A computed fold for a 75-nucleotide RNA from a Deltaproteobacteria bacterium, annotated as c-di-GMP-I-GGC riboswitch aptamer. It was read from a public genome assembly, where an Rfam model found it. Of the family's consensus pairs, 95% are formed in the model.
RNA sequence: CAAGAUAAAGCCAAACCUUUCGUGAGAUGGGGACGGAAAGCCACGGAUCUUGAAUAGAUAGCCGGGUUACCUAAA
Numbered sequence: 001c002a003a004g005a006u007a008a009a010g011c012c013a014a015a016c017c018u019u020u021c022g023u024g025a026g027a028u029g030g031g032g033a034c035g036g037a038a039a040g041c042c043a044c045g046g047a048u049c050u051u052g053a054a055u056a057g058a059u060a061g062c063c064g065g066g067u068u069a070c071c072u073a074a075a
Base pairs, nucleotide, nucleotide: 003072004071011036012035016031017030018029020027021026034061040067041066042065044064045063046062047059048058049057050056
């Protein structure tokens, strides 16, 4: 650099319930774990979604891309 074990130490937390915010997509805190090796961060390209349709928003746990990062066996 590349890759990711039936490894170690840790990390995040879908659905669902609930608090608050938002017209809404959704977001935040708590509970909870389906999963995740970037499920850390960034709306740049595509995609999907919302509305009061515009010089507007949501999704980074949809796919690319950018950027930072823990651990490590075999090859």